[in-house]
RNA sequence: CAGGGGACGUCAGGCGAUCGCGGCGCUUCGGCGCUGAGGAAAGUCCGCCCUCCACAGGGCAGCGGUGCCGGCUAACGGCCGGGCGGGGCAACCCGACAGACAGUGCAACAGAGAAGUGUAUUGCCGUGGGGCAACCUGCGGCGAGGGUGAAACGGUGGUGUAAAAGACCACCAGCGGCGCUGGUAACAGCAUCGGCUUGGCAAACCUCACCGGGAGCAAGGCAAACAGACGCAUUGGGGCGGCCCGUCCCGCAAAAAGCGUCGGGUAUGCUGCAUGACGCGCAGAGUAAUCUGCGUGCUAGAGAGAUGAUCGUCCGUGUGGGCUUCGGCCUGCACACAGAAGGCGGCUUAUCGACCCCCCUGGGCG
Numbered sequence: 001c002a003g004g005g006g007a008c009g010u011c012a013g014g015c016g017a018u019c020g021c022g023g024c025g026c027u028u029c030g031g032c033g034c035u036g037a038g039g040a041a042a043g044u045c046c047g048c049c050c051u052c053c054a055c056a057g058g059g060c061a062g063c064g065g066u067g068c069c070g071g072c073u074a075a076c077g078g079c080c081g082g083g084c085g086g087g088g089c090a091a092c093c094c095g096a097c098a099g100a101c102a103g104u105g106c107a108a109c110a111g112a113g114a115a116g117u118g119u120a121u122u123g124c125c126g127u128g129g130g131g132c133a134a135c136c137u138g139c140g141g142c143g144a145g146g147g148u149g150a151a152a153c154g155g156u157g158g159u160g161u162a163a164a165a166g167a168c169c170a171c172c173a174g175c176g177g178c179g180c181u182g183g184u185a186a187c188a189g190c191a192u193c194g195g196c197u198u199g200g201c202a203a204a205c206c207u208c209a210c211c212g213g214g215a216g217c218a219a220g221g222c223a224a225a226c227a228g229a230c231g232c233a234u235u236g237g238g239g240c241g242g243c244c245c246g247u248c249c250c251g252c253a254a255a256a257a258g259c260g261u262c263g264g265g266u267a268u269g270c271u272g273c274a275u276g277a278c279g280c281g282c283a284g285a286g287u288a289a290u291c292u293g294c295g296u297g298c299u300a301g302a303g304a305g306a307u308g309a310u311c312g313u314c315c316g317u318g319u320g321g322g323c324u325u326c327g328g329c330c331u332g333c334a335c336a337c338a339g340a341a342g343g344c345g346g347c348u349u350a351u352c353g354a355c356c357c358c359c360c361u362g363g364g365c366g
Base pairs, nucleotide, nucleotide: 001362002361003360004359005358006357009355010354011353013314014313015312016311017310018309019308021036022035023034024033025032026031038337042348043347045346046345047344048343049342050216051215052214053213057245058244059243060242063212064211065210066209067208068082069081070080071079072078083097084095085094086093087092098207099206103205104204105201106200123142124141125140126139127138128137129136130135154172155171156170157169158168159167173197175194176193177192179190180189181188182187220271221270222269223268228262229261230260231259232258236250237249238248239247240246278297279296280295281294282293283292284291285290316335317334318333319332320331321330322329323328
């Protein structure tokens, strides 16, 4: 200097003037002060806080989720670290990472054949028949080259057989068992023994382990308004998402925090609605995620929905034109993704640009 990787690090244009809007506080009612949309506010994919199902549970089914080990967290399908596998020269990145002898199922084409393919037939051997011969054919045995394919039931070398083979042997590879070493563990290494070795897909159904009540701010609460009527029982009735247990409420000849039907009122006002699993700074512990302590701050709360408009100037980027002493200068235009709606922690997606730190690879100079 160039290319790449990581932290997705920080910012999300600045300044001035004029006018305008929401909230809070003060007010001499003229106004003044403070404050006001993001890194994703988005998607609604997860987890919760909170609210209701009157209170408090347990179990089962069904449905759904997760799936290596250890840690963090309120929790998560999240994050951090590690193991294993894959990609990359590397820095790094990705992983839907339990189980295929519990069962069912799927695999186009090619190929003889895709899980017992086993009557494969390129062939080899034995035997019968035909033929001058080459060869043809019936039966029996076969341990299987080449080729096809993503993948073909281990590899190399031998022994052995009528003939061909892990049938047997040596050395490998793979798998499994015992033992030792390291590690909290997942795992890794070493040594030894062995059946000799029969796939893939579970982001197919399934099996196993663990987890999970339901509904949701249009949840709810208060005020206002209104108009109630009828029905529900042999052995009681009703509520708790389905069922069971359990529990609670009402009552025992009739009613209820119940259930059902019909009808009416209100779609109004207030609240929920912002002090938080909160932000920032410093110190300590930890590889890290994160935790602890101290200090400091209050930083939107609308309700058809505010947080803006105009002008000037500066910075940055892109682009057009001009000039140039080639360092650069002048000028015109444009400037991303995009707007809170109860809140928080994540994930995913979109995106203009500036600055900064660390690492890898290549080249050059000293």
The RNA shown here (Bacterial RNase P class A) has 366 nucleotides and comes from Pleurocapsa minor GSE-CHR-MK 17-07R. Rfam family: Bacterial RNase P class A. The family's RNA type in Rfam is ribozyme. Its family is annotated with tRNA processing, ribonuclease P activity and dimeric ribonuclease P complex in the Gene Ontology. The coordinates come from a structure-prediction model, not an experiment, and the mean pLDDT is 75. Lineage of the source: Bacteria > Cyanobacteriota > Cyanophyceae > Pleurocapsaceae > Pleurocapsa minor. The sequence was found by an Rfam model in a public genome assembly.